[in-house]
RNA sequence: AGAGUUUGAUCCUGGCUCAGGAUGAACGCUGACAGAAUGCUUAACACAUGCAAGUCGACUGGAAUUCACCUUCGGGUGAUAGUACGGUGGCGGACGGGUGAGUAACGCGUAAAGAACUUGCCCUCUAGACUGGGACAACUGUUGGAAACGACAGCUAAUACCGGAUAUUAUGAGAACCUCGCAUGGGGAGCUUAUGAAAGGCUAUAUGCGCUAGAGGAGAGCUUUGCGUGCCAUUAGGUAGUUGGUAGGGUAAUGGCCUACCAAGCCGACGAUGGCUAGCCGGCCUGAGAGGGUGAUCGGCCACAAGGGGACUGAGACACGGCCCUUACUCCUACGGGAGGCAGCAGUGGGGAAUAUUGGACAAUGGACCAAAAGUCUGAUCCAGCAAUUCUGUGUGCACGAUGAAGGUCUUCGGAUCGUAAAGUGCUUUCAAUUGUGAAGAAAAGCCUAGAGUUAAUACCUCUGGGUCUUGACGUUAACUUUAGAAGAAGCGACGGCUAAAUACGUGCCAGCAGCCGCGGUAAUACGUAUGUCGCAAGCGUUAUCCGGAAUUAUUGGGCGUAAAGCGCGUCUAGGCGGUCUUUUAAGUCUGAUGUGAAAAUGCGGGGCUCAACUCCGUAUUGCGUUGGAAACUGGAAGACUAGAGUAUCAGAGAGGUGGGCGGAACUACAAGUGUAGAGGUGAAAUUCGUAGAUAUUUGUAGGAAUGCCGAUUGGGAAGCCAGCUCACUGGAUGAAUACUGACGCUGAAGCGCGAAAGCGUGGGGAGCAAACGGGAUUAGAUACCCCGGUAGUCCACGCCGUAAACGAAGAUCACUAAGUGUGGGGGGUCGAACCUUCGUGCUCAAGCUAACGCGAUAAGUGAUCCGCCUGGGGAGUACGCACGCAAGUGUGAAACUCAAAGGAAUUGACGGGGACCCGCACAAGCGGUGGAGCAUGUGGUUUGAUUCGACGCAACGCGAGGAACCUUACCAGCCCUUGACAUCCUCAGAAUCCAGAAGAGAUUUUGGAGUGCCACUUCGGUGGAACUGAGUGACAGGUGGUGCAUGGCUGUCGUCAGCUCGUGUCGUGAGAUGUUGGGUUAAGUCCCGCAACGAGCGCAACCCCUUUCGUAUGUUACCAUCAUUAAGUUGGGGACUCAUGCGAUACUGCCAGUGACAAACUGGAGGAAGGUGGGGAUGACGUCAAGUCAUCAUGCCCCUUAUGGGCUGGGCUACACACGUGCUACAAUGGGCGAUACAGAGAGUUGCAAUACCGCGAGGUGGAGCUAAUCUCAGAAAGUCGUUCUUAGUUCGGAUCGCAGUCUGCAACUCGACUGCGUGAAGUUGGAAUCGCUAGUAAUCGCGAAUCAGCAAUGUCGCGGUGAAUACGUUCUCGGGUCUUGUACACACCGCCCGUCACACCAUGAGAGUUGGUUGCACCUGAAGUAGCAGGCCUAACCCCUUUGGGGAGGGAUGUUCCUAAGGUGUGAUUAGCGAUUGGGGUGAAGUCGGAACAAGG
Repeated sequence: AGAGUUUGAUCCUGGCUCAGGAUGAACGCUGACAGAAUGCUUAACACAUGCAAGUCGACUGGAAUUCACCUUCGGGUGAUAGUACGGUGGCGGACGGGUGAGUAACGCGUAAAGAACUUGCCCUCUAGACUGGGACAACUGUUGGAAACGACAGCUAAUACCGGAUAUUAUGAGAACCUCGCAUGGGGAGCUUAUGAAAGGCUAUAUGCGCUAGAGGAGAGCUUUGCGUGCCAUUAGGUAGUUGGUAGGGUAAUGGCCUACCAAGCCGACGAUGGCUAGCCGGCCUGAGAGGGUGAUCGGCCACAAGGGGACUGAGACACGGCCCUUACUCCUACGGGAGGCAGCAGUGGGGAAUAUUGGACAAUGGACCAAAAGUCUGAUCCAGCAAUUCUGUGUGCACGAUGAAGGUCUUCGGAUCGUAAAGUGCUUUCAAUUGUGAAGAAAAGCCUAGAGUUAAUACCUCUGGGUCUUGACGUUAACUUUAGAAGAAGCGACGGCUAAAUACGUGCCAGCAGCCGCGGUAAUACGUAUGUCGCAAGCGUUAUCCGGAAUUAUUGGGCGUAAAGCGCGUCUAGGCGGUCUUUUAAGUCUGAUGUGAAAAUGCGGGGCUCAACUCCGUAUUGCGUUGGAAACUGGAAGACUAGAGUAUCAGAGAGGUGGGCGGAACUACAAGUGUAGAGGUGAAAUUCGUAGAUAUUUGUAGGAAUGCCGAUUGGGAAGCCAGCUCACUGGAUGAAUACUGACGCUGAAGCGCGAAAGCGUGGGGAGCAAACGGGAUUAGAUACCCCGGUAGUCCACGCCGUAAACGAAGAUCACUAAGUGUGGGGGGUCGAACCUUCGUGCUCAAGCUAACGCGAUAAGUGAUCCGCCUGGGGAGUACGCACGCAAGUGUGAAACUCAAAGGAAUUGACGGGGACCCGCACAAGCGGUGGAGCAUGUGGUUUGAUUCGACGCAACGCGAGGAACCUUACCAGCCCUUGACAUCCUCAGAAUCCAGAAGAGAUUUUGGAGUGCCACUUCGGUGGAACUGAGUGACAGGUGGUGCAUGGCUGUCGUCAGCUCGUGUCGUGAGAUGUUGGGUUAAGUCCCGCAACGAGCGCAACCCCUUUCGUAUGUUACCAUCAUUAAGUUGGGGACUCAUGCGAUACUGCCAGUGACAAACUGGAGGAAGGUGGGGAUGACGUCAAGUCAUCAUGCCCCUUAUGGGCUGGGCUACACACGUGCUACAAUGGGCGAUACAGAGAGUUGCAAUACCGCGAGGUGGAGCUAAUCUCAGAAAGUCGUUCUUAGUUCGGAUCGCAGUCUGCAACUCGACUGCGUGAAGUUGGAAUCGCUAGUAAUCGCGAAUCAGCAAUGUCGCGGUGAAUACGUUCUCGGGUCUUGUACACACCGCCCGUCACACCAUGAGAGUUGGUUGCACCUGAAGUAGCAGGCCUAACCCCUUUGGGGAGGGAUGUUCCUAAGGUGUGAUUAGCGAUUGGGGUGAAGUCGGAACAAGG
């Protein structure tokens, strides 16, 4: 510091996600040691048991037990012991400890104030403590009660209580004085007067401790204030003790704190009131910081103590382990009544994902009591226990060791890897275990003693030194040491990308994974396992939460033309901001000093534990207050200025606004005339109008709306908007020149006003147009588009509505920043121009900006000020609430849930019922077919035991198959074989081989006979080997079994279409572009020209083959002109010709003319056998279709292995209601039959072709000359030509079908061959919609040959020649293709994408009769405890009076009562949450239904 994810790719916007750090954590797997920390975040839920606050001789009581002695054995005395245990009294229980419920507050933080206050214990100082009195507990007695706890009577002490005296710097009052201050006021020294104290107790060592009054201090508390400290405005008004005053009360003290009276204030958009949430801070986590989150442990403050209320005591409380009352709960009970409060430490239950021992000790630190002490108490504290909960440290060994062991895993079978890893050899022993030793935490205090200080003092006290005597929970401490031995000590997660690390097997969209993108549908680096590897390590992962990354709320540090985002426009209030100069001030600002900023923590520098964590010391610490100074800038005050702004005068422009008047054209209606059969409307029609006279035409009348030409890229207005002419009233802007005011300005939350169309209300008006509606068409439907009608409305007046793609998708204002060119208004200038200037309104561009597109002085540039708005898509501009509205609706405006995108601009393609250009038998022009018939053949379907398999638009269907009777054959049935029909290896036997017989459908089984070979060695007995045969064993064979979507190879197709790319350069942020586009031209990206391109490659063309012409060489089996010869090129001969085979030549737009741009090229011509590629073939760019083929072959993986392999017989592939494709033959006279007769080319042939001859009507047979072929044979070419016949007929056309008889092939023609003869003689008379081929030696037509092959299904296929046409104006249309351009929401690319209803399932949510809770306001009722007030009745030791058995008073108490009031009750509201029949829309779901809205001109 970034990365992944929207796309085919790109840039941007924008969200989601990840890598980091952290935690009081939890869960999963695992787990050696030590140190330091931490440990109920949930139920402020309920608590059993134990402990957590006592102590003290000032005072008063006072045991038991045990022991000793005595004893009359009943007991007594002493010690225990003035002890334990009670009580009075004092101090402390307000600290320490816990928790975070409440609290949004002066609660907390920070800084101040108290001239408005209090203070026990402690410190310093001053002055004192005189004299009296009466009680009450304990105790004793009686007595109530179950208990808790009392009641009555009696005795008694005090540092308990009370009276009197004395007393100031105390308190109150009074009259003057001094002094200070920020107002009230404070302080001071005196005077007068009044009031108020005490324990002379305790101990015995005293200048001891304690008591009283006062002054000061320290520390603590109380009160007040400035600033800061959450969210919601869908909470906007709140408040009657409320705000203030006067007087009084109350308090330690100010104050409506309380009361009475008076006034009507007070708070609030700078957010009152209300609601929700929350203890606050130092800090902690994160972050570069600013910030954000948080408030465990430690520390400060606050609040609370089962819920609520209350006071008492006290220095201090409205009191955690005190009291009273109420409520809920729990416990005891004799039912009358009582007791209790773990949010102290342990612990229990419960809740929960989850959090420890009912431990030890007061040794240390601190606290309470306490003459000093000793001591007691202390769950504070110090320790230990449990927990990997966190942080830190250490270890689990080290060195050598290659047969690279075994084993695992992978493998291309060679090997690789785990891996020096192990084994083995040597070494060490931290830690744990074991043996022993053993610090520090301990300082004191006590006792003895020396010295110094103090003092009158050698007392006392303080300090210093020495001696002595003790004090440790932890603790089996830390540390050191002995012994033995590598001995006891490694896991967890991950390995597709992000992100370090891969292979095998299993699984087969299953099981599963997943943080995001996404993996899994038979070869998964993504699931599960294994091996290996990577990462971290006593831990590792997961989950949750926070910060970061996120500049993704942007102060630092973002945006708003099109991505989310400028209010529709104006005006104005508050607010914010504001021109020039001078003086002043000092609020902001800057600076110095000072106070504070607790400690701890963090940072920095050091020190101590072996290091570290941890801990100690030092330093630093953004804020706030006080104070001194500076005066540039901002602000305040005062004065001045004119450049901003405004006013006055004059002028012209304008659809600016409002109201009135007037006009012409058109339209419709009505009336009348002329006139006759149609009109109207459409793609075409119909509805409609018209013989009752339409349309058309003429005239007249009426009505309403809109304003042609001018007219514009124009003008005006704030916007919406504004258009005939004219009149009246009226707003604004602009220009020119002067004068005046003197910052009067800009923006603008709220508010107010204006605001298209539609719509609403009332009343008019209504020609045309026209939602709704009716009808006619179109259509599968057509609630639409088109047509005929037609009502609201459109118009006017008044009043509402308040929204629009209210758009320049661009807020307002000001300033600055290159040019060019139009135009509207004004001014200057000129004779007129040019030109200059200003305000508008347009275009093209510079710099700059922008993601790009683009903007560019009318900014989207550079700056300033103010306002509005945005923060992923959907849900949703929806719901609820509120406001406005007559309504429609508008404004404001969420959440749950859901997705990983949604989006902008540009790029390349593809596509378009977009455009331009061009090509092709693409159409058109022609010729001939198919589709109808019969048959052949292939396919589908059906059938079957099987009808083997594959191929399916073009580009499957006479295709694989260029030969299915058996074989082929893969299919079916049956019968058989199991190392196999075939290959390699091993063992044994036998040579191989041949002949014959039997059984069986055959495979096969079986019998007999013949026969012994070749090579090497040999002891001649034989042994070994090669080939072959048989038997056996296991490795293996075998598979036309699956996957063409795992593949190779081959092939089809677009398409023989003209395209497809690259290097360098240039342009662009980039994808990409350029080149390859453009102007011409071509069959062609063919060539030329131009050009930020220049070149190159694969394609095109050419090179290759055949053909056409010529030359030349050769001349048999070919040829024959000349010579001879024959029946015949038959033979001699010839080498001219044809022909054959080689080698060459020729054609290149080369020449001429024209056109063209002087080019490329085109048109025409000459010559030529051939002319512009002469004709044909081979040749198929980058790629597309997961195109075809695992059944040609090859091949990965999977599957079968007495079978999915192999052998055999028979059957099937040949089936047949039907449908389609491809063909053949026809339907006839351009023909059929018969007779005669002419002319090819290319092939094939020894398992063959077969002549002459003979036989048969014929298929064919007999026979075998010749030929391994320019020699012989197949082999007669046919159409044609010449004759003749048939005469338009289902025929002398046509030949299907069937019968009989044969021929040939073959082991065998039944299923199932071809052919021949005779007989039979079906459909069919030119073929609907539709559709195919062909542009010249082509179509059409005619025959010939070959492959395969025993034969044949061949009418097929591939070749060959004969005869031999017609037509093309042209590119509008159909199909296909190419180039450029345009739009796009497509990229699996239009066979695309995609919208809505309905149906089904699930989810969250709104409404909902209601219902159940919580919180809360108001009104009223009742009212505990308690303070205060009141009370003529009741009780009453101290003091007082009268006076004395007593009475009274003051005072006190009880009781009653008044005000206040907790809880409770009743009523009525508000608010919030749960549930709710039904219902509304929303979201998500597999390939559901209906349509087809959007994206192309989306029709």
This is a predicted structure of a 1499-nucleotide RNA (small-subunit ribosomal RNA) from a metagenome. It matches the Rfam family "Bacterial small subunit ribosomal RNA". The prediction has a mean pLDDT of 85. The sequence is in RNAcentral, with records from SILVA.